This is a predicted structure of a 72-nucleotide RNA (transfer RNA) from an archaeon. It matches the Rfam family "tRNA". It is annotated as a transfer RNA. The coordinates come from a structure-prediction model, not an experiment, and the mean pLDDT is 81. The sequence was found in a public genome assembly.
RNA sequence: GAGCCCGUGGUCUAGUGGUAGGGCGUCGCCUUGACUUGGCGAAGGUCGGGAGUUCGAUCCUCUCCGGGCUCA
Numbered sequence: 001g002a003g004c005c006c007g008u009g010g011u012c013u014a015g016u017g018g019u020a021g022g023g024c025g026u027c028g029c030c031u032u033g034a035c036u037u038g039g040c041g042a043a044g045g046u047c048g049g050g051a052g053u054u055c056g057a058u059c060c061u062c063u064c065c066g067g068g069c070u071c072a
Base pairs, nucleotide, nucleotide: 001071002070003069004068005067006066007065010024011023012022013021018055026042027041028040029039030038048064049063050062051061052060
């Protein structure tokens, strides 16, 4: 330098055009003599940045940033 893939709460991840869901973790309550386990509830997301297409974008297009793989 070229090609391809990835970027979604603290962390891991689902979601291929119609108001973003789950696991772990955190917090509160119940349960226990206490802890663990278990049950119920809650908080936590500018979906990496910007522009475009569209009535509508996490999703499609372009560009930039970051990471990975391959080739030179």